[in-house]
RNA sequence: ACAAAGAAAAGGCAAGGCUCGCGAAAACGUGCUACGCAAAACCACCGGUCUAAGGGUUUAGUAAUACUGCUAAGCCUAUGACAGCGGAGUUACCUCG
Numbered sequence: 001a002c003a004a005a006g007a008a009a010a011g012g013c014a015a016g017g018c019u020c021g022c023g024a025a026a027a028c029g030u031g032c033u034a035c036g037c038a039a040a041a042c043c044a045c046c047g048g049u050c051u052a053a054g055g056g057u058u059u060a061g062u063a064a065u066a067c068u069g070c071u072a073a074g075c076c077u078a079u080g081a082c083a084g085c086g087g088a089g090u091u092a093c094c095u096c097g
Base pairs, nucleotide, nucleotide: 005095006094012037013036016033017032018031020029021028035084041090042089045087046086047085048082049081050080054077055076056075057074058073059072060071061070062069063068
């Protein structure tokens, strides 16, 4: 120096809850408090999970001369999200052994 490991020390992050904001939602951000975390630092490449604005479709109702429109509910769908779900990649403090 590098790799593995994680006793100790110095620190770090912040689940959930509350507050305000933002978004269609999932989520995200602000402040307070900590469940926990040795990468709970970064990263959406792979898998997985969440949401469904928009789009598609079905059913019911309604309007209309007709093509068709409108409303409600269901189903499908990421271009939206999750890094504290797992993998891959990048970077990193300390050193009893």
Background: Predicted 3D model of a 97-nucleotide RNA (c-di-GMP-I riboswitch aptamer) from Colwellia sp. D2M02. Rfam family: c-di-GMP-I riboswitch aptamer. Rfam links the family to the GO term cyclic-di-GMP binding.